[in-house]
Molecule: RNase P RNA; transfer RNA
Organism: Actinobacteria bacterium QS_8_72_14
């Protein structure tokens, strides 16, 4: 100097005027009675997006509903130990795979069960024999040697055919029921045996545990796929702040009086009375419209103490958006990064664009996606130099 | 806020719950051949990273997970 890991942080800075939504003061004015109230408008102080507010994947908080208890179905997760309010997130740590390292990536069970595996290929599941190896047994045809013997029979050998025997090789597949070696055999094979490897069961010894190391004994190896049904373990009742509550015009609606000078209303010849309408006043329900939930919380930041850590105690300290058509915007300087074009006196100067992704909406833990550039922390691997 | 479909060729659309050879089908486009020429007919052909990007898995359009678009629905 170069190339890479992995943790964290930041998200252009200052400042000056305007605008725009919270909140306080109620300082001026209006409303109203000169109070009360805090409706409105001015004016002062103050606060005013993010690491993802996003995706709406997951998990509580909170609300209503529903619920004796327990079970079936159904969903979601799954090495082990810990964190936490939970959690599919994190932390530690076993084990396999990946990388020259630093480091990443995945994790229940295939000797309960069932289901799959196109194409090739003999054979695809407790299989199989194309090519190929044999001819020990069995039956045939032929050759050759020999014995006995006289057209045959034994015996050995060759070779081939039917027939069997094998799984060492070839040879297809992703995948073909250990490896290496010496016996063995017709030829071969865990068909025996050293040994390795693997898997089961004992036992011991570390570890809380997953696991890991040793030692025996078994018997010959028991593929793959559960993001295919399944099995074992854990968890899970539904809806969502449009949740839910309060107040409550207007219409409908009940109810009580007034009916004397209310009504060409209805029933009836007619009048009382009853209906209906009118009126006034009380009731339920609730729609517009407002309030409340509503932002002070599992909060943030520093010390310290425990713990490898994730995290959690204890002190201290801060207050840090809360609209309901939903605000956080725009101009100017000055600086800082990076793009361009100019002058270039090679020190810069000037002009002119740009600073990402993106923006709350009940609220809080995660994941997971979208992000111009830089900053710090540890670490590793290569050249070079003293 | 909750919840559902769909994205396969230019265009409409099967295939996805049996995961398997070169992904079909109908319009459409090319090129012949039929006519004087077009159409229509007839014969042959082209075209597809199956919406992205990771996984399982011998093998993915088809499982799963994750993004992104569009359409629908209920409070």
């Nucleotide at each position: 100097g170069g190339a890479g890991u992995u943790g964290g942080c930041c998200a252009g800075g200052c400042g000056a005027c305007c605008g725009c939504g919270g909140g306080c003061g109620c300082g001026c004015g209006g409303c109203g009675a000169c109070g009360a109230g805090c409706c409105c408008g001015c004016c002062g102080c103050u606060c005013g997006a993010g690491g993802a507010a996003a995706g709406u994947c997951c998990g509580g908080a909170c609300u209503c509903c529903a619920c004796a208890g327990g079970g079936c179905a159904g969903g979601a997760c799954g090495c082990u130990g810990g964190g936490u309010a939970a959690c599919g997130c994190c932390c530690a740590g076993g084990c396999g795979c990946c990388g020259u390292c630093a480091g990443g990536c995945g994790c229940g069970g295939a000797a309960a069960g069932g289901g799959c595996a196109a194409c090739a290929g003999a054979g695809a599941g407790c299989a199989g024999a194309c090519c190929g190896c044999c001819a020990a047994a069995c039956g045939c045809c032929c050759c050759c040697u020999g014995u006995c013997g006289c057209c045959g029979a034994c015996a050995g050998g060759g070779u081939g055919c039917g027939u069997g025997g094998c799984a060492a090789g070839g040879g297809u597949g992703a995948a073909a029921g250990g490896g290496u070696g010496c016996g063995g055999u017709a030829a071969g094979a865990g068909c025996g045996c050293a040994c390795c490897g693997g898997c089961a069961c004992c036992g011991g010894c570390g570890g809380c545990a997953a696991c890991g190391c040793c030692g025996g004994u078994g018997g010959c190896c028991a593929g793959g796929u559960a993001a295919c049904c399944c099995c074992c373990g854990u968890c899970c009742g539904g809806a969502g702040c449009a949740a839910g509550g309060c107040c409550a015009a207007g219409u409908c609606g009940g109810c009580g009086c007034g009916c004397g000078a209310u009504g060409a209303g209805g029933u009836g010849g007619c009048c009382c009375g009853c209906c209906c309408a009118c009126g006034c006043g009380c009731c339920a329900g609730g729609u517009a419209g407002g309030c409340c939930g509503c932002u002070g919380g599992a909060g943030g930041c520093c010390g310290u103490c425990g713990g490898c850590g994730a995290c959690g105690g204890c002190g201290g300290u801060c207050c840090c958006a809360g609209a309901u058509g939903g605000a956080u915007g725009g101009u100017c300087g000055c600086c800082g990064c990076c793009c361009g074009c100019c002058c270039u006196u090679c020190g810069c100067g000037g002009c002119g664009g740009g600073c990402a992704c993106a923006g709350a909406a009940u609220c809080c833990g995660g994941c997971u996606u979208a992000u111009c550039g830089g900053c710090c922390g540890a670490c590793u691997c290569c050249c070079c130099g003293g | 806020c909750g919840g559902g479909a769909u994205g396969u060729a230019g265009c409409g659309c099967a295939g996805c719950u049996u995961g398997g050879u070169u992904a079909g089908c109908g319009c459409g486009c090319c090129a012949c051949c039929u006519u004087u020429g077009g159409g229509a007919g007839g014969u042959g052909g082209a075209g597809g990273c199956c919406c992205c990007c990771g996984g399982u898995u011998c093998g993915a359009a088809u499982c799963c997970g994750g993004g992104c678009a569009u359409c629908c629905c209920g409070a």